Predicted 3D model of a 74-nucleotide RNA (transfer RNA) from a Thermomicrobiales bacterium. The prediction has a mean pLDDT of 81. Its Rfam family is "tRNA". Taxonomically the source falls in Thermomicrobiales (Bacteria, Pseudomonadati, Thermomicrobiota, Thermomicrobia).
[in-house]
RNA sequence: UGGCGGAUGGUGCAAUGGUAGCACAGAGGACUUUGGAUCCUUUGAUCUAGGUUCGAAUCCUAGUCCGCCAGCCA
Numbered sequence: 001u002g003g004c005g006g007a008u009g010g011u012g013c014a015a016u017g018g019u020a021g022c023a024c025a026g027a028g029g030a031c032u033u034u035g036g037a038u039c040c041u042u043u044g045a046u047c048u049a050g051g052u053u054c055g056a057a058u059c060c061u062a063g064u065c066c067g068c069c070a071g072c073c074a
Base pairs, nucleotide, nucleotide: 001070002069003068004067005066006065007064010024011023012022013021018054026042027041028040029039030038047063048062049061050060051059
């Protein structure tokens, strides 16, 4: 420098262009002598900026960061 892939709660992952969910973690409660376990409730997220569209996490463009491969110089 080129190609490919990825970026979504605190973490790990989902999501035909049509209400962004699941698990763990956190908070509150029930139970328990206490703790743990279990059960119930609940907070919290789409990398950034544009574009297309009635509607974008999803499609297009540019950028940032991460990973892999290839190349160049030494």